[in-house]
Molecule: transfer RNA
Organism: Nanobdellota archaeon
């Protein structure tokens, strides 16, 4: 430089136009003599960033800014 995928919570992760899911990690309570396992509960998300389309965008489009690959 050109081409394809990717970017959701501390991590990993489901969601292909209509409430943003889950799991572990973190808090609080049960439970234990104590820790751990277990149970139940809770907090934590400008879904990379700008604009656009649409009543309505995580999700469609354009730039953009990060990552992996291939091509040169």
């Nucleotide at each position: 430089g050109g081409g394809u995928c990717c970017g959701u919570a501390g991590u990993c992760u489901a969601g292909u136009g209509g409430c943003a899911u889950g799991a572990c990690a973190c808090c609080a309570c049960c439970u234990u003599g104590a820790c751990g396992u277990g149970g139940u509960g809770g907090a934590g998300g400008u879904c990379g960033g700008c604009a656009g389309u649409u009543c309505g965008a995580a999700u469609c489009u354009g730039c953009c800014c990060g990552g992996a690959c291939c091509c040169a």